[in-house]
RNA sequence: GAAGUCGGUCAGGCAACCGCUGCGUGCUUCGGCACGGGGAGGAAAGUCCGGGCUUCAUAGAGCAGGAUGCCGGCUAACGGCCGGGCGCUAUACGCCGCAAGGCAAAGGCGACGGAAAGUGCAACAGAGAACAGACCGCCGAUGGCUCAUGCAGGCAACUGCGGGCACAGGCAAGGGUGAAACGGCGAGGUAAGAGCUCACCGCGGACGUGGUAACACGGACGGCACGGCAAACCCCAUCCGAAGCAAGGCCAAAUAGGGAAGCAUUCGGCGUGGCUCGCGUCGCUUCCGGGUAGGCUGCUUGAGCGGCUCGGCAACGGGUCGCCUAGAGGAAUGGUUGCCCACGACAGAACCCGGCUUAUCGACCGGCUUCCCAA
RNA sequence: GCGCCCGUAGCUCAGUUGGAUAGAGUACUUGGCUACGAACCAAGGGGUCGGGCGUUCGAAUCGCUCCGGGCGCG
Repeated sequence: GAAGUCGGUCAGGCAACCGCUGCGUGCUUCGGCACGGGGAGGAAAGUCCGGGCUUCAUAGAGCAGGAUGCCGGCUAACGGCCGGGCGCUAUACGCCGCAAGGCAAAGGCGACGGAAAGUGCAACAGAGAACAGACCGCCGAUGGCUCAUGCAGGCAACUGCGGGCACAGGCAAGGGUGAAACGGCGAGGUAAGAGCUCACCGCGGACGUGGUAACACGGACGGCACGGCAAACCCCAUCCGAAGCAAGGCCAAAUAGGGAAGCAUUCGGCGUGGCUCGCGUCGCUUCCGGGUAGGCUGCUUGAGCGGCUCGGCAACGGGUCGCCUAGAGGAAUGGUUGCCCACGACAGAACCCGGCUUAUCGACCGGCUUCCCAA
Repeated sequence: GCGCCCGUAGCUCAGUUGGAUAGAGUACUUGGCUACGAACCAAGGGGUCGGGCGUUCGAAUCGCUCCGGGCGCG
C1' cells in the first nucleotide's frame, strides 16, 4: 500500500430574518408584551425482553401457567453484554496439487441441559426403520441328493477320496432402497462370513493429570451393548404475585344521592300483610363526608453525561473534577434567503431507564488475517 | 397503554397433533349443446401458502423476526 473481515464515532455546517413552545425576570388595560437563555434520536420506531416507580393484595409454601437452558463472570435485572469451551462453516485473501480436489478458522453461525426416566413419530422407497432384516448375492464346511466307465478298497451290499446340485441350512462382506440400515477401515481368520481375533480411529463408564468450570490430554480396560427427533409430549434445574402514568396522589363546582344535629308536622301521603297506637319515611335550615366535570401534581437530577485516574483480558466497577441536557397536554422543535462542501438517508419524545430487533444517503477512525513493496 | 386473532388461486373458504402433485366453490379459457345467448355437460390453465431466517430427512403446519389487517379492554 492492497484485499477481506470485524468494531466504533458522526448524522450537513455557518449567518440573517420571520414563526412555535415551555422556563426565568420585568411590565400589563389581565387579552398579552419585552428581554434572556433552553427545545428530538441513534434509532425517539416495533412493544420483543428486563428493571425502576405506583396502586392492589400480602403469614408462608405449593399447584397450574409462562420463560430461560454449554461453563465462568458483569449487572438493579434480563431472553442482554463480556470472556472461555465444544461443534459446524471456505466461490474472501491464501497454502498444497498438473488436475480433480484437499488444507487452513482472521471472521461467521450455534434455541450447544436430558434420547442408558417414560410415551410417541419416521410418508414414499425398500427384504428390513428400532431388541430390524434377507430381494439380488456369497457359501454350502455339516446333513441330503447325485455321478455312465473318475480314483482306491471290497466277492458284494457298500465305504473313503473327488466332482456336481443348491434341497435343508449358514452369512451379512458386496450390490440395491432410503434422510437414516444396529461402529468405520485394514489385516488375520473362515466353506463363506462375522469384534470371531488384532492394529488404528470412533464410542462407553471409571482412573490419573491440567483447568474455578465447561472441557482438554493420557495410558489401561470394555468388544459395541447405548441410531435420529425434545423449535413432539415430557423430565431436570433456575426465575416469575397482578396491573399499568388513562398507574397513583391532592384540591374541588353545578345537579342528584349519603350522614349528623336542629326545626316543623301530630294535618296529609306511603310502608309496617286488615285496623288502632307507635315507629320509619316524604318537608325546611345548618354542618360534614364520598365523588363527577374541571384544575394541580406525578414530570424529569438520572442505575445521568463528559474528562482524568485506579482495578480487571473484557463486559464492568471504584475514586476524583466538571456539567445540567425537551417536558407538552389537540400536543412546540418550523419556514424563507445567502454562502460553503462530501449535496444531506431513515425518521419525530409523551412516566423513566438497560437491552434486543427493524429502517438508514454517506463520511471518518481503529483492530485482526493474508499478500505485495522498501529497509 | 394492555391483551387477542387473522393473512392459502382474481374472489369466498377447506387443509395446522409435519409426509411431498396444496384442494373446493365461484370467476376465467377451450370444446360440446343451441338458430343465438344463458343454464347445463366435459376438459384445462391459474398458488413466492404475507416476507425473511431457522429446526427437521421433510414445513401451509413447529420456532424466531419483520410487514399488513381486524377485534376487545381501560

This is a predicted complex of two RNAs, RNase P RNA and transfer RNA, with 449 nucleotides together. It holds a member of the Rfam family "Bacterial RNase P class A". Its mean pLDDT, the model's own confidence on a scale to 100, is 77.